A computed fold for a 1498-nucleotide RNA from a metagenome, annotated as small-subunit ribosomal RNA.
The sequence is in RNAcentral, with records from SILVA.
It matches the Rfam family "Bacterial small subunit ribosomal RNA". Its family is annotated with ribosome and structural constituent of ribosome in the Gene Ontology.
The coordinates come from a structure-prediction model, not an experiment, and the mean pLDDT is 83.

RNA sequence: AGAAUUUGAUCUUGGUUCAGAUUGAAUGCUGACGGCGUGGAUGAGGCAUGCAAGUCGAACGGGGUGUUUUAGGAUUUAUUCUAAAAUAUCUAGUGGCGGAAGGGUUAGUAAAAGAUGAAUAAUUCACCCUUGGUAUAGGGAUAACCUAUGGAAACAAAGGCUAAUACCCAAUGAGGUCGUCAUAAGAGAACUUAUGGGGAUUAAAGGGUGUCUUCGGACACUCGACGAAGGAGGAGUUCAUCAGAUAUCAUCUAGUUGGAGUGAUAAAAGCACCCCAAGGCAAAGACGUCUAGGCGGACUGAGAGGUUGACCGCCAACACUGGGACUGAGACACUGCCCAGACUUCUACGGAAGGCUGCAGUCGAGAAUCAUUCGCAAUGGGCGAAAGCCUGACGAUGCGACGCCGUGUGAACGAAGAAGGCCCUCGGGUCGUAAAGUUCUUUCGCAUGGGAGAAAGUGUGCAAACAUUGAUAGUACCAUGUAAAGAAGCACCGGCUAACUCCGUGCCAGCAGCUGCGGUAAUACGGAGGGUGCAAGCAUUAAUCGGAAUUAUUGGGCGUAAAGAGUGCGUAGGUGGAAAAGGAAGUCAGAAAUGAAAUUUCAAAGCUCAACUUUGAAGCAAUUACUGAAACUCCUUAUCUAGAGGAUAUACGGGGAAAAUAGAAUUUCACAUGUAGCGGUGAAAUGCGUAGAUAUGUGAAGGAAUACCGGUGGCGAAAGCGGUUUUCUAGUAUAAACCUGACACUGAGGCACGAAAGCAAGGGUAGCAAACAGGAUUAGAUACCCUGGUAGUCCUUGCCGUAAACGAUGUAUACUAGAUGUAGAAGGUCUCAACCCCUUUUGUGUCGAAGCUAACGCGAUAAGUAUACCGCCUGAGGAGUACGCUCGCAAGGGUGAAACUCAAAAGAAUUGACGGGGACCCGCACAAGCAGUGGAGCAUGUGGUUUAAUUCGAUGCAACGCGAAGAACCUUACCCAGGCUUGACAUGCAAGUGAAUAUAUGAGAGAUUAUAUAGUCCCUCGGGACACUUGCACAGGUGCUGCAUGGCUGUCGUCAGCUCGUGCCGUGAGGUGUUGGGUUAAGUCCCGCAACGAGCGCAACCCUUAUCGUUAGUUACCAGCAUGUAAAGAUGGGGACUCUAACGAGACUGCCUGGGUUAACCAGGAGGAAGGUGAGGAUGAGGUCAAGUCAGCAUGGCCCUUAUGUCUGGGGCUACACACGUGCUACAAUGGUCGGUACAAAAGGCAGCGAAACCAAGAGGUGAAGCAAAUCCUAGAAAACCGAUCUCAGUUCGGAUUGUAGUCUGCAACUCGACUACAUGAAGUUGGAAUUGCUAGUAAUGGCGAGUCAUCAAUAUCGCCGUGAAUACGUUCCCGGGUCUUGUACACACCGCCCGUCACAUCAUGGAAGUUGGUUACGCCCGAAGUCGCUGACCGAACCGCAAGGACGGAGGCGCCGAGGGUGAAGCCGAUAACUGGGAUGAAGUCGUAACAAGGUA
Repeated sequence: AGAAUUUGAUCUUGGUUCAGAUUGAAUGCUGACGGCGUGGAUGAGGCAUGCAAGUCGAACGGGGUGUUUUAGGAUUUAUUCUAAAAUAUCUAGUGGCGGAAGGGUUAGUAAAAGAUGAAUAAUUCACCCUUGGUAUAGGGAUAACCUAUGGAAACAAAGGCUAAUACCCAAUGAGGUCGUCAUAAGAGAACUUAUGGGGAUUAAAGGGUGUCUUCGGACACUCGACGAAGGAGGAGUUCAUCAGAUAUCAUCUAGUUGGAGUGAUAAAAGCACCCCAAGGCAAAGACGUCUAGGCGGACUGAGAGGUUGACCGCCAACACUGGGACUGAGACACUGCCCAGACUUCUACGGAAGGCUGCAGUCGAGAAUCAUUCGCAAUGGGCGAAAGCCUGACGAUGCGACGCCGUGUGAACGAAGAAGGCCCUCGGGUCGUAAAGUUCUUUCGCAUGGGAGAAAGUGUGCAAACAUUGAUAGUACCAUGUAAAGAAGCACCGGCUAACUCCGUGCCAGCAGCUGCGGUAAUACGGAGGGUGCAAGCAUUAAUCGGAAUUAUUGGGCGUAAAGAGUGCGUAGGUGGAAAAGGAAGUCAGAAAUGAAAUUUCAAAGCUCAACUUUGAAGCAAUUACUGAAACUCCUUAUCUAGAGGAUAUACGGGGAAAAUAGAAUUUCACAUGUAGCGGUGAAAUGCGUAGAUAUGUGAAGGAAUACCGGUGGCGAAAGCGGUUUUCUAGUAUAAACCUGACACUGAGGCACGAAAGCAAGGGUAGCAAACAGGAUUAGAUACCCUGGUAGUCCUUGCCGUAAACGAUGUAUACUAGAUGUAGAAGGUCUCAACCCCUUUUGUGUCGAAGCUAACGCGAUAAGUAUACCGCCUGAGGAGUACGCUCGCAAGGGUGAAACUCAAAAGAAUUGACGGGGACCCGCACAAGCAGUGGAGCAUGUGGUUUAAUUCGAUGCAACGCGAAGAACCUUACCCAGGCUUGACAUGCAAGUGAAUAUAUGAGAGAUUAUAUAGUCCCUCGGGACACUUGCACAGGUGCUGCAUGGCUGUCGUCAGCUCGUGCCGUGAGGUGUUGGGUUAAGUCCCGCAACGAGCGCAACCCUUAUCGUUAGUUACCAGCAUGUAAAGAUGGGGACUCUAACGAGACUGCCUGGGUUAACCAGGAGGAAGGUGAGGAUGAGGUCAAGUCAGCAUGGCCCUUAUGUCUGGGGCUACACACGUGCUACAAUGGUCGGUACAAAAGGCAGCGAAACCAAGAGGUGAAGCAAAUCCUAGAAAACCGAUCUCAGUUCGGAUUGUAGUCUGCAACUCGACUACAUGAAGUUGGAAUUGCUAGUAAUGGCGAGUCAUCAAUAUCGCCGUGAAUACGUUCCCGGGUCUUGUACACACCGCCCGUCACAUCAUGGAAGUUGGUUACGCCCGAAGUCGCUGACCGAACCGCAAGGACGGAGGCGCCGAGGGUGAAGCCGAUAACUGGGAUGAAGUCGUAACAAGGUA
């Protein structure tokens, strides 16, 4: 510090996810030791048991138990009892102090708490410290105790006795307090402070020790007591600032806000009360609701921030729930009291008792959190004079890897690189110096021995000195011994992200943080080997911050990605021109105070280090008050004119409102003319019309809108505004610079305006026209088209308040190159004047520099550079939906969520592909023609069906006379049956046997097998070659996967394209080049051009063919010369010709004319055998189709191995209701039949072609010449031509089918061959929709040959020659293709994408008759305890009084308040619900096809 993920790729926007750190954690696997920390986060749920607050006898009386002494009694003479005194000790009670601390928890609490800082002149304080004082004299009770009563108990009550540092009165009054007077100070009234006078009021308690004693006491010391002043440290109260969410909480408040008074309090105050006033808070968020203890700090982060408030510390609050007071210095009191309530326990049923949110512990709930331990030795606290007692505070130990830190599990050497595992290309590699082995060490552990510090104090004592105190703990630590001995796991290994192979599985099982992996070769699942990371831990889950600049102060945005309000006016607020003076709020500086400690940082120190602890320093970025400064902001004062406004003059305009008015047109009506149609459409029909339409003419009525001008021209804030005239009214611009003097900008709320549609009432209604009706279209057509047609559109008045209300661009101001058009205005120049021209300015457009932008684009009318203010955004969907509120007559508007689902959604641009987009071009693509197919019969292939099997593959074009250039057996892969198992075939090893082989016979369907006979190699004698048998390795597979592959092939397409290097442009994908203007068959060439070049394709080079030449001349040829035949190159010969086959020539737009850009090139012409690539072939760029082929071959993987291999016999591949493709033959007279006559090319031939001759009617047979071929043979070419006949018929057309008889091949023609002859003589009379081929030696037509092959399904395929046309205007249309351009929501690329209803399943959610729970406040009634107030009668020791009585107090009663309860009517928030609404998701459901292309109606 970033990364992955939207796309075919790119940039951007934007979300999601990951890597880091952290935790009071939990879970899984694992687990050696130690130190330091830490551990009920959930039910503030309930609690058994034990302990957690007592202490003081030096306050007091009494009592108990001892000891001593005295006296008395008793008796067993040594004890015992009683009494008194002294003394020691214990303590129930009175009394004092403490139980308000310490300890726990976080329920409540959004302020009454907390933090920080102030205030208290508005207060208080026990214990402690300091100072200086006081303590005189009395009184009456009461518990304990005794007696006796009630009660189960708890306990209660009566009578009697007694003490105090308990209680009470009085004295004194230093002092305090309260009045008053005087003086002084504070500027002054008031007030405060200080001093003084006088007045009123106000205190006390003694105990202990020692000495002395007249035994009453006195003195000394000490501990206490009282009042006062001060301190320390607390407490109370108040103020300011800060710190959660929510406006779908907008108004709240009646002691409420204030005043005067009184009361209450330690103390100000509506704190309480009476009276008076009507205030107070609130958009800077009152009130309400939800959530929450706050802080120091902690976690994270570069920081700013965000989150958090465990442990430790400070504060607060609470103590079963609610209320209340008492006591006290302090409480409204955790282990006190009273009352009410819930719960639990005891009970004799009458009543009682209790409160672990103290320490342990238990149950429950929960993912989850420890011992019913030891000790007061230390620290601290309470009491005490002290010893001491108490202390679950605390100190310790235990349990838990919960966290942090440290240590160990050994070290060195050790290659035969052992065994074994795993992988393997079989060579090896790896685990791996790892192990074994040798040597060494012993931390920790274990054993033994030693053994701290923590101890300071305290007691006795004058002191010295002595004595004594350890829970932890025989612990830390030290020493010795022991043996490598006892000590390693967890997660991960596709990318992000470090780390790879094998096996298993086969969209299954499973994984997954995101992307995604798994459908037979998974580095992603499971296992293994290996590796990587961390390590006594590792991983997962949960949570927080970070990354996230993804709420943006630092540090984001709003034209199109989410986002500018429809527009203006304007309130609060925010911001604000120039120069000056004063002030000092902001700002800045200085020096202070505070900011607890801990934490943090730095530097040291102590534990062996570290964690941890300690010391010191810094810091805590803040607040407060003080003193200064005065530039800027601010405030005040007084100015200025550049902003703004006013006044004057002029100009402009569909600006607004009202009234009047004009012509054209449509429609309707009336009349007239006139006759059969009109109207409408793609085509029609509905409709109108003989009752006279349409058309034409005249007249009339009525409503609405204003042609031309008219214009990216004008005006207006926007919506919007268009005939003409008038009236009223608003605005803008210009001129000059007269006035005011910052009066300004923006603008939350608010107010106003606001298209169309719609609503209400009343009018109006010509045209148009939702709804509706009819006609068409269509599979349907609730649409598009047509004919009609009502609301509405118009007017008046009132609502509505929204639009793609758009420039998708808020308003204002300033600045920043230009060019050009247009509207208005002013000025200048020149003029008689006006134009033209120039300058300035206000609007409105286009282009464009810089700059900006993701790009597109914007660009003085900014989306540039800045400022001010407002509005708005934060992934997509759910959803602008639900609920609530609000506005509206309604329709609806405004505000506006969540659950849940997804990993995307989106913008711009790029390359393709596509379009029922465009432009250009090409092609037998159409058109123009010729001949067909589709109909018939047959052949052949396919589908389907059938079958034991009908083997397999090919399946739009680009499968279907295809693989197959030839299935009777074989082929053959299929089926049935019968055999074999190292095998039909290959190689090697080991052992054994022997030749192999041939013949004959037997069995069998055959494979096979049995028997017999014949046969018996070489040799160095070891053996070898060959064959067989047995065994082992292995063979074999037309078994699967063409979606694992090679190779080959098809197709687009012989289409003209496909790319690269360098440069340039672009952030980039990419572009340019390759586009453009011409031209071509062609990316062929030329020109131009940020491109310049190059490659693969095109063309050419190659073959055949057309012409000629040269050479050569047999088997071919024969002109001339000769021979010769019936004929014949048959012969001699020839090399002329044809031909053969080698080499050359030839054609290149070379020449001419014209066009064209002086080009490329095109048109025409000449010459030429051939003319513009002459014709044909071979040749197939980069790619596409997971195209085809594992059955041609090869090959990875998988599968079979007495079978999926192999051999054999038979069958099948030839089936047959049917459908399709490709062909053949025909349907006839351009023909059939018969007879005659003529002319080829190419090819093949020895298991071959096979002549002649003979036989047969023929297929064919016999026969054998010749020929390994320019020699011989196949071999007769046929259409054609000449003649004859048939005469338009199912025929002398057509030949299927069938019968019979034969021929040939072959081991064998039954399934299942071909051919021949005779006989038979079917359909078919030119073929529906549709569709194919072909542009010249082509189509059409005619025959010939070859391959395969024993024969043959051949009518097929591949070739050959003969005869030999028609047509092409042209590119509108169909199909395919190319280039450019355009749109796109497509990229698996239109066979694409995608929408909605319905049906099914699941999920969350809204409404809902109701049901139910919680919570809040209110009205009324009842009202505990208790404070306060009042109180006749009653009760009462202290004081007063001689007494009566009084003062005072109490009980009781009454009253106010009052927890709670009851009742009533509400608000808010949940839970649940028949039914119901939409939403989301789901692999293939149904119906249509709405959107994306002009998406077929933009």